[in-house]
RNA sequence: AAGGUACGAUAGGUGAUUGCUUGAAAUUUUCAAGAGGAAAGUCCGGGCUGCAUUGAAGCAAAGUUCCGUCUAACGGACGGCUAGGGUAACCUAAGGGAUAGUGCAACAGAGAGAAGACUUCCGAUUUUUCGGUAAAGGUGAAACGGUGGGGUAAGAGCCCACCAGAGUUUAGAGCAAUCUAGACUGCUUUGUAAACCCAACUUGCAGCAAGAAUGGAUUGGUUUUGCUUCAUGUUUUGACCAUUCGCUAGAGUGUUAUCGUAAGAUAGCAAGUAGAUAAAUAAUCACCCAAGACAGAACUCGGCUUAUCGUCGUACCUUUCCU
RNA sequence: GCGGACGUGAUGGAACGGUAUACAUGGUUGUUUCAAACGCAACAUUUUGCAGGUUCGACUCCUGCCGUCCGUA
Numbered sequence: 001a002a003g004g005u006a007c008g009a010u011a012g013g014u015g016a017u018u019g020c021u022u023g024a025a026a027u028u029u030u031c032a033a034g035a036g037g038a039a040a041g042u043c044c045g046g047g048c049u050g051c052a053u054u055g056a057a058g059c060a061a062a063g064u065u066c067c068g069u070c071u072a073a074c075g076g077a078c079g080g081c082u083a084g085g086g087u088a089a090c091c092u093a094a095g096g097g098a099u100a101g102u103g104c105a106a107c108a109g110a111g112a113g114a115a116g117a118c119u120u121c122c123g124a125u126u127u128u129u130c131g132g133u134a135a136a137g138g139u140g141a142a143a144c145g146g147u148g149g150g151g152u153a154a155g156a157g158c159c160c161a162c163c164a165g166a167g168u169u170u171a172g173a174g175c176a177a178u179c180u181a182g183a184c185u186g187c188u189u190u191g192u193a194a195a196c197c198c199a200a201c202u203u204g205c206a207g208c209a210a211g212a213a214u215g216g217a218u219u220g221g222u223u224u225u226g227c228u229u230c231a232u233g234u235u236u237u238g239a240c241c242a243u244u245c246g247c248u249a250g251a252g253u254g255u256u257a258u259c260g261u262a263a264g265a266u267a268g269c270a271a272g273u274a275g276a277u278a279a280a281u282a283a284u285c286a287c288c289c290a291a292g293a294c295a296g297a298a299c300u301c302g303g304c305u306u307a308u309c310g311u312c313g314u315a316c317c318u319u320u321c322c323u
Numbered sequence: 324g325c326g327g328a329c330g331u332g333a334u335g336g337a338a339c340g341g342u343a344u345a346c347a348u349g350g351u352u353g354u355u356u357c358a359a360a361c362g363c364a365a366c367a368u369u370u371u372g373c374a375g376g377u378u379c380g381a382c383u384c385c386u387g388c389c390g391u392c393c394g395u396a
Base pairs, nucleotide, nucleotide: 001319002318003317004316005315006314007313008312009311010310012288013287014286015285016284017283018282020034021033022032023031024030025029036294040305041304043303044302045301046300047299048207049206050205051204055230056229057228058227059226061203062202063201064200065199066080067079068078069077070076081095082093083092084091085090096198097197101196102195103192104191105190118137119136121132122131123130124129145163146162147161148160149159150158164188165187166185167184168183169182170181171180172179173178211245212244213243214242215241216240220237253270254269255268256267257266258265259264324395325394326393327392328391329390330389333348334347335346341379350366351365352364353363354362372388373387374386375385376384
């Protein structure tokens, strides 16, 4: 200097005039505040409300799946292990079980799991058959371990050496997943579970249009939110319309210190930051600017996924050149 | 807000995880006819909505995204 990888910040600003919504004061005006990093998709987990006085057991259904930590919790985050991809920094994982059982593997091929002998090879021989063999060849995504040697009629873990897998086991490192090194045994047993399934763990149902209060008028009764069984307990209430509440102080935000590899935990300090209900933040002018893309809250919070203009910053990897 | 279904030739609409239609309508060519229509025969038209993943192999199984529709509030 070029190319790449991972992470973070930002998301137009300033001033003037007119206008909109909420709150407080005031007395007809003044002041303050006014959409996002994803507000989106509705994929997960809660808070909150009701069923409901609820407890226990079983079934069904659904979800998760290596190890450890974090969290209110999660299918999330962080750190690691293993496998695959990449020269590397890094990325992805839906990561238990095929020796509980059932199913599937087209075509090709002799034969695809109660599997099997086509071409070769060897022996006998009536020259047509029989017997032996699974080493070489061929088919296929996959064919009953691989390489070398011995042995044999020809061959085969039949035997030996080394390697790989599996089983039993020892030592070291690590909380663990696992890794490294060694011993014994010729045991060599296809793949597939995002196929049915098995194992372990978890899970009540509905959702702010949940629900509550007040008033009205018209009339009805109602039995409830997976199923079954057992136990315990209670007596009033539904639908419709209008108004008010729920509705914004939160497992919240910012900042400092300590601990921790990190996610995060603890403690102190500071501020008070939309609450609409047919739906509020807009218009004009001037200047600045690297750039306005994706795009508007509707109870709320923690995540995941998707869309996206540019600019800035940090760390790391590869190649080339110079000193 | 809640729940559910679908996407394949020009159109409609099939498919057991085994290499896309036994179909139909339409198109082209041939045949038949004085000329046509109908009929008969043959032929062609598809990135299976898009992008990834599992598997030897995906229209089909899984995940995310895009679009269309139905029910309820």